[in-house]
The part of an RNA shown here (small-subunit ribosomal RNA, 5' domain) has 486 nucleotides and comes from Anisodus tanguticus. It matches the Rfam family "Bacterial small subunit ribosomal RNA". Taxonomically the source falls in Anisodus (Eukaryota, Streptophytina, Gunneridae, Hyoscyameae). The prediction has a mean pLDDT of 85.
Context: one part of a larger RNA
RNA sequence: GGAUGAAUGUUGGCGGCAUGCUUAACACAUGCAAGUCGGAUGGAAAAUACGGGAAACCAUGUUUCCAGUGGCGGACCGGUGAGUAACGUGUAAGAACCUGCCCUUGGGAGGGGAACAACAACUGGAAAUGAUUGUUAAUACCCCAUAGGUUGAGGAGCAAAAGGAGGAAUCCACCAGAGAAGGGGUUCGCAUCUGAUUAGCUAGUUGGUGAGGCAAUAGUUUACCAAGGCGAUGAUCAAUAGCUGGUCCGAGAGGAUGAUCAGCCAUACUGGGACUGAGACACGACCCAGACUCCUACGGGAGGCAACAAUGGGGAAUAUUUUGUAAUGGGCGAAAGCUUAACGGAGCAAUGCCAUGUGGAGGUAGAAGGCCCACGGGUCGUGAACUUCUUUUCCCAAAGAAGACGCAAUGACGGUAUCUGGGGAAUAAGCAUCGGCUAACUCUGUGCCAGCAGCCGCGGUAAUAUAGAGGAUGCAAGCAUUAUCC
Numbered sequence: 001g002g003a004u005g006a007a008u009g010u011u012g013g014c015g016g017c018a019u020g021c022u023u024a025a026c027a028c029a030u031g032c033a034a035g036u037c038g039g040a041u042g043g044a045a046a047a048u049a050c051g052g053g054a055a056a057c058c059a060u061g062u063u064u065c066c067a068g069u070g071g072c073g074g075a076c077c078g079g080u081g082a083g084u085a086a087c088g089u090g091u092a093a094g095a096a097c098c099u100g101c102c103c104u105u106g107g108g109a110g111g112g113g114a115a116c117a118a119c120a121a122c123u124g125g126a127a128a129u130g131a132u133u134g135u136u137a138a139u140a141c142c143c144c145a146u147a148g149g150u151u152g153a154g155g156a157g158c159a160a161a162a163g164g165a166g167g168a169a170u171c172c173a174c175c176a177g178a179g180a181a182g183g184g185g186u187u188c189g190c191a192u193c194u195g196a197u198u199a200g201c202u203a204g205u206u207g208g209u210g211a212g213g214c215a216a217u218a219g220u221u222u223a224c225c226a227a228g229g230c231g232a233u234g235a236u237c238a239a240u241a242g243c244u245g246g247u248c249c250g251a252g253a254g255g256a257u258g259a260u261c262a263g264c265c266a267u268a269c270u271g272g273g274a275c276u277g278a279g280a281c282a283c284g285a286c287c288c289a290g291a292c293u294c295c296u297a298c299g300g301g302a303g304g305c306a307a308c309a310a311u312g313g314g315g316a317a318u319a320u321u322u323u324g325u326a327a328u329g330g331g332c333g334a335a336a337g338c339u340u341a342a343c344g345g346a347g348c349a350a351u352g353c354c355a356u357g358u359g360g361a362g363g364u365a366g367a368a369g370g371c372c373c374a375c376g377g378g379u380c381g382u383g384a385a386c387u388u389c390u391u392u393u394c395c396c397a398a399a400g401a402a403g404a405c406g407c408a409a410u411g412a413c414g415g416u417a418u419c420u421g422g423g424g425a426a427u428a429a430g431c432a433u434c435g436g437c438u439a440a441c442u443c444u445g446u447g448c449c450a451g452c453a454g455c456c457g458c459g460g461u462a463a464u465a466u467a468g469a470g471g472a473u474g475c476a477a478g479c480a481u482u483a484u485c486c
Stems, first nucleotide, its partner, number of pairs: 001486004006482005013356001015354004019349002021314001026312002030309002035072003040069002043066001045064005051058002079267003088192004093187002097184003103179003107175002110144004119134003123130002149158003163172003194238002200230003205227008242264004246257004269290005292303004320346001322345003328342001329340004359389004369380004394423004399418001403413001430475005435456003441470005451458002
């Protein structure tokens, strides 16, 4: 000198764009953050139309809605960085694999059956939530048939399917193959911080055979056999740490760093476990154990903000219990649409960067006043007053977007941006420093006191170094200090 997710002191006009718990992966009241499909399905409730009926009501159709069965999605998105020195990450390669939805392609979808929720009855429990009996549908479940798949070949076996909408054409679904894309699992070369005041480490350990297991390779698991494997090119142990694209500094070499944004990994109160599924060993799913909190009729239950807001606590320190699905994207749906604290916006904070203003021109009696003085004057100083001009900003009023698509409709932001007219210099300057380094000097007070200080050092009676004043210098809606990095 530059930089910062900064903080503190002091001051503070406005706009745009960014950024905002770096500490306790501490505990969390409350609200919301993942639903959707009636064109898969049986019911219940309500409204309504038409027909029948004397009426009660019945049959059919339409619409809305509710809890179930069923499907798809809750493995994405969003948060955090505790752990991890590792094939975790980065880069460059590989072979023994899986893949829902989407795309391409050639085939198939025949016949039959038994249930379980809902519901009804009865019943246990304070509740959470159950037990028993009866009844019922399906794109839920099962059986038979069939198969260009599969078991090295032959033989002999094994494994599928579902319908819905429509007047129809047809559309959307379903089953088993082949291919592609994208995604994922796995292996390997190289790279990846510090310590030797850590020198030896290792028994599933290293390899083989048989068996099991996985989507797949493999001591991945197991029985037996062999005695190997790693290590001063630093094993093991310990300490620290998410990695990268990047960011900051630097002419570069390089040093430091890993907030925001993007990729990967890990994690979801702590530890363990599996289930379902194309995909999880699953943040807002389940089971067990533990700590903590809450409810209880003491028998037993409920919970998990490192989602978004918010609260307490910690801290030098970090925001609203806001708005909208209008845009973009995601989920479901044939669609209309529903949903979305993702996202788009607004609010708060000079936290940062950028832009802009606090007026322009004229104006000497060089006014009053302050300060200094050699008492002549000098300086603040064209600065002010005064004259004139302008209106960026500001206030008031009128108009008023783009962002919205092939037509129509649809805008949270927002009556915002912008623009027109009117008003009036009107609403707007501070902070630090002035001995040298280092731009900027005098007076007064104090008297090794009070104090200053980044270093050298000032202060003991004329202190340009302390405190105040006048003046000056630097930067400026900031300025200075502190902390950290180069």